[in-house]
Molecule: Glycine riboswitch aptamer
Organism: Acetobacteraceae bacterium
RNA sequence: GCAUCCGGCGCGGGAGAGUGCGAGCCGCCCGAUCGUAUCGGACAGCUUCGCCGCCGAAGGCGCAACCGGCCCCCGGAAACGCUCAGGCACCCAGGACCGCACCGGAAUC
Numbered sequence: 001g002c003a004u005c006c007g008g009c010g011c012g013g014g015a016g017a018g019u020g021c022g023a024g025c026c027g028c029c030c031g032a033u034c035g036u037a038u039c040g041g042a043c044a045g046c047u048u049c050g051c052c053g054c055c056g057a058a059g060g061c062g063c064a065a066c067c068g069g070c071c072c073c074c075g076g077a078a079a080c081g082c083u084c085a086g087g088c089a090c091c092c093a094g095g096a097c098c099g100c101a102c103c104g105g106a107a108u109c
Base pairs, nucleotide, nucleotide: 001109004106005105006104007103008102010100011099012098013097018052020051021050022049023048024046025045027043029041030040031039032038033037053088054087055086059084060082061081062080066076067075068074069073
């Protein structure tokens, strides 16, 4: 000094799956009754609750492809599998992974 590996920050890209149903709260409109309140219907919102379905690329887990070893046991482990968590119109947020740039570390040439 270059390349490599690990980690971090920034920028860009980044998928999938219900605008599900019911209740509650609340806003607004209409109608009825009769008397200032009650009932019914429609629409919208909610960081509320419940139920069912679904997704898989934070994280997590594994019975797991694959890799390694002192090899019939042990270790590591995926974008595979499971879905605890998370997520399921748009937006926002998140997002494995990829690219660019910078910072720090490792050890090698």